About this RNA
The RNA shown here (transfer RNA) has 74 nucleotides and comes from Trichonephila inaurata madagascariensis. The RNAcentral record of the sequence draws on ENA and Rfam. Its mean pLDDT, the model's own confidence on a scale to 100, is 80. Its Rfam family is "tRNA". Gene Ontology term of the family: triplet codon-amino acid adaptor activity.

RNA sequence: GGCGCCGUGGCUCAAUUGGUUAAAGCGUCUGUCUAGUAAACCGGAGAUCACGAGUUCGAAUCUCGUCGGUGCCU
Numbered sequence: 001g002g003c004g005c006c007g008u009g010g011c012u013c014a015a016u017u018g019g020u021u022a023a024a025g026c027g028u029c030u031g032u033c034u035a036g037u038a039a040a041c042c043g044g045a046g047a048u049c050a051c052g053a054g055u056u057c058g059a060a061u062c063u064c065g066u067c068g069g070u071g072c073c074u
Stems, first nucleotide, its partner, number of pairs: 001073007010026003019057001028044002031041002050066005
């Protein structure tokens, strides 16, 4: 340099090839329980879906560009 894949809460990982509240596990916080901690159980907070633009009534999802990560080829 060429070709592909990926980027979603602190971490991991979904979301019917566009549809109205972005799901779950771990972690974290409150509470119950305990003499106290852990475990277990109840509940809560936490995401402008990497960034910018476009298409559309509507974009995490489609298109283009940029950035980052990763694989293959030279």